[in-house]
RNA sequence: CGCAUACGACAGGGGAGCGCGCAGAGCGCUGAGAGUGCGGGCGACCGCUGACCCUCCACACCUGAUCCGGGUAAUGCCGGCGAAGGGAGUCGCUCCCCGGCUCAC
Numbered sequence: 001c002g003c004a005u006a007c008g009a010c011a012g013g014g015g016a017g018c019g020c021g022c023a024g025a026g027c028g029c030u031g032a033g034a035g036u037g038c039g040g041g042c043g044a045c046c047g048c049u050g051a052c053c054c055u056c057c058a059c060a061c062c063u064g065a066u067c068c069g070g071g072u073a074a075u076g077c078c079g080g081c082g083a084a085g086g087g088a089g090u091c092g093c094u095c096c097c098c099g100g101c102u103c104a105c
Base pairs, nucleotide, nucleotide: 001099002098007092008091009090010089011055012054013053014052017029018028019027020026037048038047039046040045061086062085063084067080068079069078070077
């Protein structure tokens, strides 16, 4: 000096399923997160936002997928697929480890 790692700053990416129910009221299941608030829509839902997770990839998330196996009251619940294909980054700092260079002895 660099790499890696951890942390920080700023910036960016993402999902919101299943059962009861008129209901995104409430309760239950999984989960980090299953809706915090505002606005729009008759409504399905949409926009912004909070929380949470993720940012180079062998846990964000999407696709294949109305997939395959198991299980459940049910579900993208668990496993496989899967080191699959796609997917959003810069800077600062960093004891030790690793690599390179220089100086001194």
RNAcentral holds the sequence, with entries from Rfam. The RNA shown here (TPP riboswitch aptamer (THI element)) has 105 nucleotides and comes from Longispora fulva. The coordinates come from a structure-prediction model, not an experiment, and the mean pLDDT is 76. The organism belongs to Longispora, within Bacteria.